[in-house]
The RNA shown here (Glycine riboswitch aptamer) has 115 nucleotides and comes from Jeongeupia naejangsanensis. The model forms 90% of the base pairs in the Rfam consensus. Model confidence (mean pLDDT): 79 of 100.

RNA sequence: ACGAGCCUCUGGAGAGCCCCGGCGUGCGUUGACCAAAUGCACCGGCCGGGCACCGAAGGCGAAAGGCGCUCCAUCAGGAACGCUGAAACGCUCAGGUAAAAGGACAGAGGAAGGA
Numbered sequence: 001a002c003g004a005g006c007c008u009c010u011g012g013a014g015a016g017c018c019c020c021g022g023c024g025u026g027c028g029u030u031g032a033c034c035a036a037a038u039g040c041a042c043c044g045g046c047c048g049g050g051c052a053c054c055g056a057a058g059g060c061g062a063a064a065g066g067c068g069c070u071c072c073a074u075c076a077g078g079a080a081c082g083c084u085g086a087a088a089c090g091c092u093c094a095g096g097u098a099a100a101a102g103g104a105c106a107g108a109g110g111a112a113g114g115a
Base pairs, nucleotide, nucleotide: 006110007109008108009107010106011105016051018050019049020048021047022046023045024042025041026040027039028038029037030036052097053096054095058093059091060090061089065084066083067082068081070079071078072077
């Protein structure tokens, strides 16, 4: 000095503020102003269940090609199998679907290291 990482700052998409039930809390109504029932709210109180959807934490998949091996064939190739083989492509396990948080990736700065 470079590369892969690390730290800080900045930017950073997509998809239901979904539905149901129970508990709790607050407010209101009835009430013997007790109990109990009932309505609304608490999306950001908790738990359970359900369907739909997103892809840019992570994870997973493999094309051309290359290599190996076994055959077919005869100078040049072909087939099967195995291994290797990338992504912003695909899967949707995980994660996510208001805000917050997270976020591949990008920019700027920095610490260490010293082929």